[in-house]
The RNA shown here (transfer RNA) has 71 nucleotides and comes from Occallatibacter sp. Rfam family: tRNA. About the family: Transfer RNA (tRNA) molecules are approximately 80 nucleotides in length. Rfam classes the family as a transfer RNA.
């Protein structure tokens, strides 16, 4: 250069056209004589530019970063 895979909350990690699950972690509450577990509630995310569409995290184009393969 050329292949192919990746990119989502503070970390990991689904989800592949309609709305973003989960696990850890943080915050409040409850419960305890405190704490901790245990239950509850909440707050947090689609790598950036375009395009298709009624509608994109998911499809398509370019770009960037990471990881492999091959020269």
């Nucleotide at each position: 250069c050329g292949c192919g895979g990746g990119a989502u909350g503070g970390g990991a990690a689904a989800g592949c056209g309609g709305c973003a699950a989960u696990c850890c972690g943080c915050a409040g509450g409850u419960c305890u004589c405190a704490u901790a577990a245990a239950c509850c509630u909440g707050a947090g995310a689609c790598g950036c530019c375009g395009g298709u569409u009624c509608a994109a995290a998911u499809c398509c184009g370019g770009c960037u970063c990471c990881c492999g393969c091959a020269a």